Predicted 3D model of a 263-nucleotide RNA (Bacterial large signal recognition particle RNA) from an Anaerolineae bacterium.
[in-house]
Order: sequence, then structure tokens, then C1' cells
RNA sequence: UCGUGCUAGACGGGGAGCUAGCGGUGCCCUGCACCCGCAAUCCGCUAUAGCGGGGUCGAACUCCCUUUCGAGGUGCGGCAGGACAGGACUGCUGCGCGCAAGCGGCGUUGAAGAUUGGGUCCCACGCGGCAGAGAUCUGUGAACCCCGCCAGGUCCGGGAGGAAGCAACGGUAAGCAGCCCCCUCUGGGUGCCGUGGGGUAGCCUGGUCGGAGCUGGCUACACGUGGCAAGCUGGCUUGUUGAUAUCGACAGAGGGUGCACGA
Repeated sequence: UCGUGCUAGACGGGGAGCUAGCGGUGCCCUGCACCCGCAAUCCGCUAUAGCGGGGUCGAACUCCCUUUCGAGGUGCGGCAGGACAGGACUGCUGCGCGCAAGCGGCGUUGAAGAUUGGGUCCCACGCGGCAGAGAUCUGUGAACCCCGCCAGGUCCGGGAGGAAGCAACGGUAAGCAGCCCCCUCUGGGUGCCGUGGGGUAGCCUGGUCGGAGCUGGCUACACGUGGCAAGCUGGCUUGUUGAUAUCGACAGAGGGUGCACGA
């Protein structure tokens, strides 16, 4: 140096998450790099960190170390956005109360204030009116058990005469009907009514004093309260960004690393 056979070892790796920690199954990135069983309300292990079984390669383009690159992920920060939630602050808006700055209204044909009279209000009496009832008046109205007068007829009497008495007629009772008014009684959410008395607040109205304000409709301001959620606050999420932190695949470069036999 070459050949043969072995061994160490290799047969993917990484990120986040989970975990006391380490791996795995699962998710994601990269990539092509055996098989079977176990395994997320987990499976196995202990800094020597998957367990169990089988297979291929095997001393180097495949193993180990260092280094370059940096796919990708995660944390932190900046910027921008989305939906959701909240309602301390700003803002918007409604209501209430106050104020009287502006506008307006009233006011020397007299404000505020003070005082006084009357009405509205209550009670009593009265008057009127309405409604109801009654009375009065008129008419009608009793075969008989109402009155008067009683034809005819009846009865008594010798006669003269007398008696009772139906109908008719006249009148009347109960009843029925009418009645503008006059009369009596009762009633009221009756009345621009009268008299007297009462009367606390308000309203209306008249007078006297007074001598310039009064008002609170609109705007504004102040306070309170309700609503809206644009600004604001909060976390969640998306994108982008970083002389940020961390992990880091693939790829590149360099170095290192066995045993036995034979030629």
C1' cells in the first nucleotide's frame, strides 16, 4: 500500500411544548436516512438518560471533534392592524337642578317690595229656575147597596089625601183624563242672584306707597345623573421590523480515530 473478516459506532436531525430531568409517540421545520411492539386523562428511562426484539452497513464522501453558513422556531422590543371586553379619564349626547353672562319677553301707560279692597272658596238664610209629587180648576163619571126631584107604575085610605120609590133629569163620591198660569211639599255637581258671617295657601282683579327692575323661554356656564364607546384602558391575535437574546437542520472546510489475518 492492497485484500479479507471483525469491533467501536451508524442506520436522520432540530424547534416549541410536556417533564424534577432525559428521550419517545403527537405538532412544526428541514430532509430522504431499516423493520416490529409500547405510548398524551401518556410510554420508557435516570446525567451512562427511550425500553424490548430483529436486520443492514461498518475505520471512512457514512463515525468523533472544531469551525463557516444560516432554512426555521422561540423569547423580548418597536411599528401597524383586527375582533373582543371595560367604562376611571377626554369627548359626544339626553335629562334634572342651579346661575343670570349673552339673546329674548314684560316694565316710567310704573318693575321688585310693602299694604289694602273684592272675586274665586266654605257656612247659613233668602230669591229665582229645573225635576218630581200633591193641591186647585175643568170635563167625565153610580141601573141598585150616594143626594135632590121624582113621570109612569106600586102601596095605604070610602074619599080627600098620604107613603115608599125605579127610570129620566140635575148634582156628587171613588176612579179616569186634562190643566199656560197661580198654590204647597221634596230634591240637586241648579244660578255671571241677594244678605250676613267665615276665610290659610294659591290664582284673578282694583287702589295706595315705592321708583327700576323683574323673568328664567333659548344659548352659554357649573353640578349631578343616564347612555354611546370615537379617543382611552386591558389582554388575545395577525403582519412587519430589529447592530436584540437563544436554540439550530441541511450544506461547506479542517483535523482526528481501532483490531486480527494475509500479500

Rfam family: Bacterial large signal recognition particle RNA. Its family is annotated with signal recognition particle, plasma membrane targeting and SRP-dependent cotranslational protein targeting to membrane, signal sequence recognition in the Gene Ontology. Its Rfam clan is "SRP clan".